[in-house]
Model confidence (mean pLDDT): 80 of 100. Predicted 3D model of a 73-nucleotide RNA (transfer RNA) from a Minisyncoccota bacterium. It matches the Rfam family "tRNA". Gene Ontology term of the family: triplet codon-amino acid adaptor activity. By type it is a transfer RNA.
RNA sequence: ACCCUCGUAGUUCAACGGAUUAGAACAGUCCCGUCCUAAGGGAUAGAUAGAGGUUCGAUUCCUCUCGGGGGUA
Numbered sequence: 001a002c003c004c005u006c007g008u009a010g011u012u013c014a015a016c017g018g019a020u021u022a023g024a025a026c027a028g029u030c031c032c033g034u035c036c037u038a039a040g041g042g043a044u045a046g047a048u049a050g051a052g053g054u055u056c057g058a059u060u061c062c063u064c065u066c067g068g069g070g071g072u073a
Stems, first nucleotide, its partner, number of pairs: 001072007010026004028044005049065005
C1' cells in the first nucleotide's frame, strides 16, 4: 500500500430476506426478603463507532472516515 473481517447496554451475545416497542444473560439502582448479610422474588434505567447516500422506511444496503483482528506484497 492493497484485500478480507468485525464494531449493538458497563460486560458477553441476539435481532440482519429493510417495516414487530432493538431483545437476553450477568452487572447496576430501588423494593421485598433477613436480627444483619446472603440465596431467592418483584420493579426499573441503560446500546446500534462517526458522517453522508439510497429508500415512504436503514442496526440491516452503498460510500468515506475512525478503531480492533487477519492475509498478501